[in-house]
A computed fold for a 350-nucleotide part of an RNA from an uncultured bacterium, annotated as small-subunit ribosomal RNA, central domain. RNAcentral holds the full RNA, with entries from Greengenes. The coordinates come from a structure-prediction model, not an experiment, and the mean pLDDT is 85.
Context: one part of a larger RNA
RNA sequence: CUGGGCGUAAAGGGCGUGUAGGUGGAUAUGUAAGUCUGAUGUGAAAUCCCUGGGCUUAACCUUGGUAGGUCAUUGGAAACUGCAUAUCUAGAGUACGGUAGAGGGAAGUGGAAUUUCCGGUGUAGCGGUGAAAUGCGUAGAUAUCGGAAGGAACACCAGAGGCGAAGGCGGCUUCCUGGACUGAUACUGACACUGAGGCGCGAAAGCGUGGGGAGCGAACAGGAUUAGAUACCCUGGUAGUCCACGCUGUAAACGAUGAGUACUAGCUGAUGGAGGGGUAGAACCCUUAAGUGGCGCAGCUAACGCGAUAAGUACUCCGCCUGGGGACUACGACCGCAAGGUUAAAACUC
Numbered sequence: 001c002u003g004g005g006c007g008u009a010a011a012g013g014g015c016g017u018g019u020a021g022g023u024g025g026a027u028a029u030g031u032a033a034g035u036c037u038g039a040u041g042u043g044a045a046a047u048c049c050c051u052g053g054g055c056u057u058a059a060c061c062u063u064g065g066u067a068g069g070u071c072a073u074u075g076g077a078a079a080c081u082g083c084a085u086a087u088c089u090a091g092a093g094u095a096c097g098g099u100a101g102a103g104g105g106a107a108g109u110g111g112a113a114u115u116u117c118c119g120g121u122g123u124a125g126c127g128g129u130g131a132a133a134u135g136c137g138u139a140g141a142u143a144u145c146g147g148a149a150g151g152a153a154c155a156c157c158a159g160a161g162g163c164g165a166a167g168g169c170g171g172c173u174u175c176c177u178g179g180a181c182u183g184a185u186a187c188u189g190a191c192a193c194u195g196a197g198g199c200g201c202g203a204a205a206g207c208g209u210g211g212g213g214a215g216c217g218a219a220c221a222g223g224a225u226u227a228g229a230u231a232c233c234c235u236g237g238u239a240g241u242c243c244a245c246g247c248u249g250u251a252a253a254c255g256a257u258g259a260g261u262a263c264u265a266g267c268u269g270a271u272g273g274a275g276g277g278g279u280a281g282a283a284c285c286c287u288u289a290a291g292u293g294g295c296g297c298a299g300c301u302a303a304c305g306c307g308a309u310a311a312g313u314a315c316u317c318c319g320c321c322u323g324g325g326g327a328c329u330a331c332g333a334c335c336g337c338a339a340g341g342u343u344a345a346a347a348c349u350c
Base pairs, nucleotide, nucleotide: 003322004321005320006319007304008303012318014201015200016199017198021194022193023192025088026087027086028085029084030083031082033081034080035077036076037075038074039073040072041071042069049065050064052062053061054060091191092188093187094186095185096183097182098181099180103177104176105175106174107173108172109171110154115149116148117147118146119145120144121143125136126135162169163168206247207246208245209244210243211242215241216240220236221235222234223233258317259316260315261314262313263312266295267294268293269292273288274287275286276285277284299306300305323350324349325348332343333342334341335340
């Protein structure tokens, strides 16, 4: 390199958008680049292969022939691919009417609870644990009632429920805004799929500047436990957690399963749009699109399992793997304020 692979053995890019590229619906006509076919030329000789001959055989030498090419020129074919032109509507999209939703951004606002402060009642404990102690409390705590402040998170509803490309999204109201599904018509007429680079988004922690700081809480301190205890348990507690702007760019970023299209038994749960029947209106019955769960036939799989949301059957495009360690490393390059990230070897060793 080929081949074989990528749920769990090595292997799907964290996710999107989209450039080049690759691939691409139906009909007709033309063309003849690919494709197929004929002719001519050429592909030196030797070697190889086949066939005879010569040395006693063999090696060796030698006669004749075949073969050998993404080859060149030229004639032809037109099914398929390409190209050109014209047309179409099944893919894709647009317009119009509906449906559901924690999709995103901004502003405002609500109640419960914790904590602190002020005031009242009240008195000796509270707190904490396996048991304790550190800690708090006669300067009046804990408990309880009233008031105030402030920050963060939104009980019930809540669901194997919904939305989003992924990360993720949950009190309520308003404004701005993206997408999905669905109905019946009209329109555009292949405008599509994938996507190396590029660009954007991207949990938590972390970083910069400025705010904020109730609870929780790395570090740290103390008390316990223990042989020790740099831990698990307890009392405190700083960064942080929150907000604005900027950076970082990684996760078991997981369905450990790339995207798109088509096809291939059934049963069942909840969500839910539409159509038909039914009804005063519902309930109910039948059919069907979309998404979301549980079983399961065939098939697949090393097995586990997957099974129309495939890991089945096929096609198109991208990414990735190639024994373990060395090594999610070194060096170099690029990015970053730093932490570090991305790309990524070899010696050696088993």